[in-house]
């Protein structure tokens, strides 16, 4: 100077105008809605999205239900060691692969329990033996040899039933060895990202979890009255008719309110020749920092900033005057993590190369 690697921060500023939502205080003791519970309503001052609030994938806090103890089932993790409230996170280190290299990636526990699985090729793939060669054994044999009968021939010898088998051939068996060839793997290994074994861990459900308040429908339960006539109706003190239930309590799913739920904590900032290689742990100071349940966190002008790009003016540095654009994406009971998305900036460490000294 080129091209990489790998952590770490931003996530437009400001001004003005109009709203929206919590929270504290004063002030009022009131009014408005509601059957009630209970809500809202004045004035000042203040607090309101993210690194991912995304997904809802893992792991907790909290709540309710279950819960003597143990084992089986499921369901999950998976070199070691460490962190942690906990985990599939996150550190460190091994070892394997990649990548010159910084670095990166790994579902890395067991294949002497057992089961199961391997395309084409090849004789043969997970059961075990041979396609093809040698050796070596016992055997067969319309072969080969030998060959009493027998035949031919002058002989020599030749061909031969039945019968043999030392030597040859061949056929198939049995052993043993070796070698070719196919293939990723050929009694010898591989896959546990197939089932299984081993270890360790996990009761079930979730804030649409639960509590609580107030009114109460059907059903129900107690309790008191009632055929010696409650009770209900009709019409004038009284008389008729219907008549078996009347009256109180208790308790009660949904729908309605309130709490959970904005938090003194697994909190947040800053500090520390405080431990640790790190992850993360201590100590000392400071702070309290969104929050509804149709869900608030905006809207509109203005200035600057940046990033693209038009013009125009200057020898030049640069200066003027416009246009477009400004990502991904919105808390919903919280916290830890992990993947996905993301215009663009900013700053660090390290790597390989090229070049000058």
């Nucleotide at each position: 100077g080129a091209a990489g690697u790998c952590g770490g921060c931003c996530a437009g500023a400001c001004c003005g105008c109009c709203g929206c939502u919590g929270g504290u205080g004063c002030a009022a003791u009131c009014g408005u809605g509601g059957a009630a519970a209970c809500a809202c309503g004045g004035c000042a001052c203040u607090g309101g999205a993210g690194g991912a609030a995304c997904g809802u994938c893992c792991g907790g806090a909290c709540u309710g239900c279950g819960c003597a103890g143990g084992a089986c089932a499921g369901c999950g993790u998976a070199g070691c060691a460490g962190g942690u409230a906990a985990c599939a996170c996150c550190u460190g280190u091994c070892c394997a692969c990649c990548g010159u290299g910084a670095g990166g990636u790994g579902a890395g526990g067991a294949u002497c329990a057992g089961a199961g699985c391997a395309a084409c090729a090849g004789a043969g793939a997970c059961g075990a033996g041979u396609c093809c060669c040698u050796u070596g054994g016992g055997g067969c044999u319309g072969c080969a040899c030998c060959g009493a009968a027998g035949g031919c021939g002058c002989a020599a010898g030749c061909c031969g039933c039945a019968g043999g088998u030392a030597c040859g051939a061949g056929c198939a068996c049995c052993a043993a060895g070796g070698g070719g060839g196919u293939g990723a793997a050929a009694c010898g290994g591989g896959c546990a990202a197939u089932c299984u074994c081993u270890a360790c861990g996990c009761g079930c459900a979730g804030c649409a979890a639960u509590a609580c308040c107030a009114a109460g429908u059907a059903g129900g339960c107690c309790a008191g009255c009632g055929u010696u006539g409650a009770u209900g109706u009709g019409g004038u003190u009284c008389c008729g008719c219907a008549g078996a239930g009347c009256u109180g309590g208790c308790g009660g799913g949904u729908a309605g309110g309130u709490a959970g739920c904005a938090u003194c904590g697994a909190g947040c900032c800053g500090g520390g020749u405080g431990g640790g290689c790190g992850a993360c742990c201590c100590c000392c100071g400071g702070c309290c920092c969104a929050g509804a349940g149709u869900a608030a966190u905006g809207g509109c002008g203005g200035u600057c900033a940046c990033a693209u790009u038009g013009g125009g003016g200057g020898c030049g540095a640069c200066c003027c005057c416009g246009a477009u654009g400004c990502a991904c994406a919105g808390a919903a009971u919280c916290c830890g993590g992990c993947u996905u998305a993301u215009c663009g900036g900013c700053g660090g460490a390290c790597u390989u190369c090229a070049c000058a000294u």